[in-house]
Context: one part of a larger RNA
Parts: sequence; C1' cells; structure tokens
RNA sequence: CUGGGCGUAAAGCGCGCGUAGGCGGUUAGAUCAGUCAGAUGUGAAAGCCCUGGGCUCAACCUGGGAACUGCAUCUGAUACUGUUUAACUAGAGUAUGGUAGAGGAGAGUGGAAUUUCCUGUGUAGCGGUGAAAUGCGUAGAUAUAGGAAGGAACACCAGUGGCGAAGGCGACUUACUGGACCAAUACUGACACUGAGGUGCGAAAGCGUGGGGAGCAAACGGGAUUAGAUACCCCGGUAGUCCACGCCGUAAACGAUGUCUACUAGCCGUUGGGAGACUUGAUCUCUUAGUGGCGCAGCUAACGCAAUAAGUAGACCGCCUGGGGAGUACGGCCGCAAGGUUAAAACUC
Repeated sequence: CUGGGCGUAAAGCGCGCGUAGGCGGUUAGAUCAGUCAGAUGUGAAAGCCCUGGGCUCAACCUGGGAACUGCAUCUGAUACUGUUUAACUAGAGUAUGGUAGAGGAGAGUGGAAUUUCCUGUGUAGCGGUGAAAUGCGUAGAUAUAGGAAGGAACACCAGUGGCGAAGGCGACUUACUGGACCAAUACUGACACUGAGGUGCGAAAGCGUGGGGAGCAAACGGGAUUAGAUACCCCGGUAGUCCACGCCGUAAACGAUGUCUACUAGCCGUUGGGAGACUUGAUCUCUUAGUGGCGCAGCUAACGCAAUAAGUAGACCGCCUGGGGAGUACGGCCGCAAGGUUAAAACUC
C1' cells in the first nucleotide's frame, strides 16, 4: 500500500465552526482533458515464455517467434466524469405569519430552611452511636417565641417531559440575544455534504489576583472501633465549594454507537405544531418535527440492534492492527504550576 474492522473483543477526536482537499441535483448545447477504439513510431541486446538446433544427456551455447501490459503522435467515438455556455427547482437558503421551551448572558426581587447574634419564657441536661466517648451546657445550653444579620441552594410543579452542538441548563420578574419546529405562498437558483491543518466552546478538580464565606467539607486535630486502623462511625475543622476577571483543557466528556443523505413490516405511549371528522368530547383520524417501549425482515460471535439501526447503500473525516513495557522515555509545542498534547524503543511473554 492492499485488505479487514471500530456498541460490549484493539479501535468514533468531548463538541461545534470552518480553510485546503475529497465528493456533489435536473435539462440541453459546446469542447474532447480523463475514458474507449484503431493506426504509425518506439519499447537495444541478453534474460523470462514458446518452438527448433549443437555439445552422448543436462546445465550451457545457439536460430526463430511471442512478449515487453509502457510512452509519443495521428485519426475517430462521445454514454459517463471534467471544463464551459444557457436554463430549471425536487437539495440548500431567504422573506411572511405563528408556536413551544430549566437555550445563553445582565439586572432586580421572593419565600422555606440551616447557622450565628440580640431579647423573652424556662431548667438540667443536650448531642451523638451498634454501644459509647470526644464535644456543647448552671458564665443558663437543648427546647420554645419574637427580632436581626449573612451566604448558598431553589421543595411541591417534575414527567424514559422540554431546550442546547457538546459540556450542560430548574424560584419569580424584566430589558438583550441564539437556535428549533409548523403552515401557506413568494423569492434566490446547487449557493450543498464532509472536513487534514486551523479556530472557538468545553463538567468537576486545580492555579493566579481581588472579594465573599451560611451550610458542607479534602488536609488536619480529637473520640471510638481494631491485633493495628495513617480508614469505614462520631465531635470539630482549613483550603475549596460562591462572585469578578484570567488560566487549565481533562472525565466511564457514554448511546462506551463520527457527521450528512436516501431507502426498508407493523403495534403502543408521550412532547410541540398543522389539518380533518363527527356523536362537540377527559373524543377520534391523518400529517409533521422530536422523545420512549415492543417487534418483522435483515444484521450480529453472542448479547442484542431493529425508520432515533448495530439493516440496505452512498459521500467525507477520525481511529485500530497480540499482552506487558506505556499513553511511559526522549524531543517538540502549550501551561504560572499541576500537568496536557504529540509519541517510541530495548527487553519480555
């Protein structure tokens, strides 16, 4: 390179946007670059292959043929691909009118609860556990009532419900803003798909500067347990968790399933929209975009998947190639650091 693969055996980049490249709808004309046919020239000899001949045979030598799958030029063919011209509307997009939504980011507001503080009532316990103890409490705790402060999170609604490319998003109000879906027309006229590099986003933890700090809680201290207990349980408790700005760039970043398109039995739910029917209802039917449960064909090593495919095909990208060594060393790039990314070999089974 060819081949075979990538849900669970090795293997889908965490997810978008997008450059080069690859690939690309319908009709007609032109061209003839690719493609196809024929011809001419060339494709040294030797060798290989076929067939004769010579050494007694063979190796070896030698005659002839074929082949040399190639290249160049010329003459043709024109379906397909390319190029080009003109057009089209089924892909894609724009406009108009609606709809749903925890989509994003800013500001403001609210109630429940925890904690702390103040005040009142009240008195000896509270708390915690398997059982205890550390701890808190006569300097008046726990409990209870009223008030105040402050931070964080938003019970019920809540739903294999919704939205988002993914990460993710859940109190309420408000101004800003992205996307999706539906219906009917009008318009643009292939503008499409994928996407090496590149670029942006990217949970948690962690880092820097400055705030904030109620609860929780790595580290740490103490009490238990235990042979020990650097744990599990208990009492405390600092980073952190929160905010602003800037880094980090990783996760079982999972559907362990790349993106796009077309096609391929049915049945039952559910969310958003549209249409229709009548018996006008907690109704039924059709359709469209999601989201679930079964199930046929088919696929699969099996499990299972099955119109949201792991089926049947096409386009493009990424990745795999026995286990360990190792996602390591070295080098490069990135980072404040932690480290990330790219990524071997010896050796060994």
Predicted 3D model of a 349-nucleotide part of an RNA (small-subunit ribosomal RNA, central domain) from an uncultured prokaryote. The coordinates come from a structure-prediction model, not an experiment, and the mean pLDDT is 90. The RNAcentral record of the full RNA draws on ENA.